This is a predicted structure of a 72-nucleotide RNA (transfer RNA) from a Nanobdellati archaeon. The organism belongs to Nanobdellati, within Archaea. Rfam family: tRNA. Rfam describes the family as follows. Transfer RNA (tRNA) molecules are approximately 80 nucleotides in length. Gene Ontology term of the family: triplet codon-amino acid adaptor activity. The family's RNA type in Rfam is transfer RNA. Its mean pLDDT, the model's own confidence on a scale to 100, is 84. The RNAcentral record of the sequence draws on ENA.
[in-house]
RNA sequence: GCCUCCGUAGCUCAGCGGUAGAGCGCCCGUUUCGUAAACGGGAGGCCGUAGGUUCAAUCCCUGCCGGGGGCA
Repeated sequence: GCCUCCGUAGCUCAGCGGUAGAGCGCCCGUUUCGUAAACGGGAGGCCGUAGGUUCAAUCCCUGCCGGGGGCA
């Protein structure tokens, strides 16, 4: 330098055109003499970034940035 995969909540990952979900973690409550566990509830992300296509983009296209792998 070229090819390829990935970038979504604190962490690990779903979602792949119609205003974002799960598990764990965090907070509150129930239960307990108390803690943990269990159960119930809640907060938390404008989806790496800048453009394009579209009535509408996390999702399709392009550049850039970051990470993994391959070739030279």